Predicted 3D model of a 132-nucleotide RNA (FMN riboswitch aptamer (RFN element)) from Myceligenerans xiligouense. Its mean pLDDT, the model's own confidence on a scale to 100, is 79. The RNAcentral record of the sequence draws on Rfam. Lineage of the source: Bacteria > Actinomycetota > Actinomycetes > Promicromonosporaceae > Myceligenerans. Of the family's consensus pairs, 97% are formed in the model.

RNA sequence: ACGUGCUCCGGGGUCGGUGUAAUUCCGAACCGGCGGUGAUAGUCCGCGACCCGCGUCCUGCCUCACGGCAGGCCGGUUGACCUGGUGGAAUUCCGGGACCGACGGUGAAAGUCCGGAUGGGAGGAAGCACGU
Numbered sequence: 001a002c003g004u005g006c007u008c009c010g011g012g013g014u015c016g017g018u019g020u021a022a023u024u025c026c027g028a029a030c031c032g033g034c035g036g037u038g039a040u041a042g043u044c045c046g047c048g049a050c051c052c053g054c055g056u057c058c059u060g061c062c063u064c065a066c067g068g069c070a071g072g073c074c075g076g077u078u079g080a081c082c083u084g085g086u087g088g089a090a091u092u093c094c095g096g097g098a099c100c101g102a103c104g105g106u107g108a109a110a111g112u113c114c115g116g117a118u119g120g121g122a123g124g125a126a127g128c129a130c131g132u
Base pairs, nucleotide, nucleotide: 001132002131003130004129005128006127007126008124009123014028015027016026017025029112030111031101032100033047034046035045036044042099043098051076052075053074055073057072058071059070060069061068062067081097082096083095084094085093103115104114105113
């Protein structure tokens, strides 16, 4: 240095109001995974997560069989930005004003509460081990 394995790696609801009831509504508050980029990004280009599949595929389990279940792979779906300034260069920085946030649950509607999840996972290479 390269390869393999293991480990590690997501933030945020507080005060007031209404109400029988709300951290879910209203007012104010708070948060922002990973890679890329002429320059630092929740809003650009992608990835992951969630969800879906009518998929002539693969694996495992169950079944005499038809077939079923789970997972993988593949495919699909999947939110949101303008403006002024600086500059060689910025939807990324600075000023200003906006906007967005899976599914299930809930005494009442949730980015922030509870749950699937002691899960999965992009990517990183911080740590450890082994090999070359």